[in-house]
Context: one part of a larger RNA
RNA sequence: AGCACAAGGAGAAUGCCUUGGCAUCAGGAGCCGAAGAAAGACGUGACAAGCUGCGAUAAGCUGCGGUGAGCUGCAAAUAAGCCUUGACCCGCAGAUUUCUGAAUGUGGAAACACAUAUGAUGAAGAAUCAUAUAUCAUUAACUGAAUACAUAGGUUAAUGAGGGGAACCUUGGGAACUGAAACAUCUAAGUACCAAGAGGAAGAGAAAUCAACCGAGAUUUCGCGAGUAGUGGCGAGCGAAAGCGAAAGAGGCCAAACCAAGAGUAGCAAUACGCUUGGGGUUCGGACUAGUAUAAACUGACUUACGAUAGUUGAAUGGCGUGGGAAAGCCAACCAAAGAGAGUGAGAGUCUCGUAGACGAAAUUUAGAGGAAGCGACUAGAAUCCAGAGUACCUACAGACACGUGGAAUCUGUAGGGAAUACGGGGGGCCCACCCUCCAAGCCUAAAUACUACCUGAUGACCGAUAGUGGAGCAGUACUGUGAAGGAAAGGUGAAAAGAACCCCGGAAGGGGAGUGAAAGAGAACCUGAAACCUUGUGUUU
Numbered sequence: 001a002g003c004a005c006a007a008g009g010a011g012a013a014u015g016c017c018u019u020g021g022c023a024u025c026a027g028g029a030g031c032c033g034a035a036g037a038a039a040g041a042c043g044u045g046a047c048a049a050g051c052u053g054c055g056a057u058a059a060g061c062u063g064c065g066g067u068g069a070g071c072u073g074c075a076a077a078u079a080a081g082c083c084u085u086g087a088c089c090c091g092c093a094g095a096u097u098u099c100u101g102a103a104u105g106u107g108g109a110a111a112c113a114c115a116u117a118u119g120a121u122g123a124a125g126a127a128u129c130a131u132a133u134a135u136c137a138u139u140a141a142c143u144g145a146a147u148a149c150a151u152a153g154g155u156u157a158a159u160g161a162g163g164g165g166a167a168c169c170u171u172g173g174g175a176a177c178u179g180a181a182a183c184a185u186c187u188a189a190g191u192a193c194c195a196a197g198a199g200g201a202a203g204a205g206a207a208a209u210c211a212a213c214c215g216a217g218a219u220u221u222c223g224c225g226a227g228u229a230g231u232g233g234c235g236a237g238c239g240a241a242a243g244c245g246a247a248a249g250a251g252g253c254c255a256a257a258c259c260a261a262g263a264g265u266a267g268c269a270a271u272a273c274g275c276u277u278g279g280g281g282u283u284c285g286g287a288c289u290a291g292u293a294u295a296a297a298c299u300g301a302c303u304u305a306c307g308a309u310a311g312u313u314g315a316a317u318g319g320c321g322u323g324g325g326a327a328a329g330c331c332a333a334c335c336a337a338a339g340a341g342a343g344u345g346a347g348a349g350u351c352u353c354g355u356a357g358a359c360g361a362a363a364u365u366u367a368g369a370g371g372a373a374g375c376g377a378c379u380a381g382a383a384u385c386c387a388g389a390g391u392a393c394c395u396a397c398a399g400a401c402a403c404g405u406g407g408a409a410u411c412u413g414u415a416g417g418g419a420a421u422a423c424g425g426g427g428g429g430c431c432c433a434c435c436c437u438c439c440a441a442g443c444c445u446a447a448a449u450a451c452u453a454c455c456u457g458a459u460g461a462c463c464g465a466u467a468g469u470g471g472a473g474c475a476g477u478a479c480u481g482u483g484a485a486g487g488a489a490a491g492g493u494g495a496a497a498a499g500a501a502c503c504c505c506g507g508a509a510g511g512g513g514a515g516u517g518a519a520a521g522a523g524a525a526c527c528u529g530a531a532a533c534c535u536u537g538u539g540u541u542u
Stems, first nucleotide, its partner, number of pairs: 001541009015527001016492002020463002022460007029452002031164002039100003042055003046078001050074002061094006070082003105114003115133007135161009168199001169197005179186001183233001209216002220247005230238002251444003254388001258279005264273003285386003288381005298374002302370003307365003311359003317332004333350002335339001341353003393417008403429001424439005479486002499526001502513004
């Protein structure tokens, strides 16, 4: 020095565990904000660095409920206190809520600096306190230039807005990689992304719709129809509709004709014209004329059930030995509308919390039901009147439609041209005729649908600390970067701290006794404790 064996050190794999994650299902809730949000800064405790809570009333104040013996958070100890005249804790409702932040008196390098006006306290001109003072929009009033009337502008008041939020939604903009085995039309894709806006959903929506000579009867979503008909360098690809079956179901209001009132403009006036308000009326067309009637439906002030936000009750077991410990074993019982689950010194229906079942609200809340009031009808007649105009439509160019210009209808936009008036007009995929069908150029509308930042419950052939969230621990932290941004590591004593009094060595660290404990070879660098690596001993080989 090698090999083998044994005993240790070091190390942290493995096993077991779970406070944390992940996913899904069901229900709820779905906005917050100038009455100052989200997010923060700084404070706040007897002692107080951090976290949590709270805000100069500062781990809290008040009221009303619940609960019932302890309490002063994480977090031990000390001190000082509170509490059956009900503390602490839980729920509901209030009060307080510094400074920053849309931040809004002005400024500003956020959490700071400095003002003005009025009022209060005050002896005060000091000081302190309170309130107001941003911008934009709309409306109203008062003012008011160049410039006569006026207008612009200004001032004041009232009301509203502003900012934030995970996804979902609507709208305005809008790529490229890629695919086409290259690439240009095409595709990716109206996707990603940017911007604006809204709501708990949004958007759409009560036929100028479809259909096919039969008929249907707003919209939305799903299953078929169907990868069909089509479209397409007829390549890659893209890709309907009618109809059928389901979910849900709901329909309304204006403009106008006509009537009335009011005030106005032009005019000497008669009169004409337009305006405002009320009635009327809305496609079963209406006005109008003549008659009959006061209904259904809809909306809905207000009231209220069930439910939500604290809680209450809730059956049934003993013995024996083993063991540190019984819930395991043995013996003998009981309950079950409860043998889901968790905990308890080892596997507990009957020990604890629960579970099945049964109850409960002063206060706030949901709104199924009821419901005042509002709104609201029909028949006949057919003469006249009304029925949404720079609109429909055409041309050109684009865009959207499954549809790439095609025979290209339909819808939308820009530019130019530009109707008819119900004896009218649109559509039925160029166009024309017949026929059928509907009534544009005004508005509103629940449900079925989408999503989950958030709350509650449940579940898992999901993970178990290099996994599962980046994060099981004070993590978006430490740390890196000028910045945008990037972004960790780190769990386990024991049933219980019973966390080792006392003695010895040592400056200490550390160790040896003693003691605790079932165990200290569980001693805080703490469950188990593999391997690499290191050491010692024994044997053996050279």
Predicted 3D model of a 542-nucleotide part of an RNA (large-subunit ribosomal RNA, domain I) from a Clostridia bacterium. The prediction has a mean pLDDT of 85. NCBI's taxonomy places the organism under Bacteria, Bacillati, Bacillota, Clostridia. The sequence was found in a public genome assembly.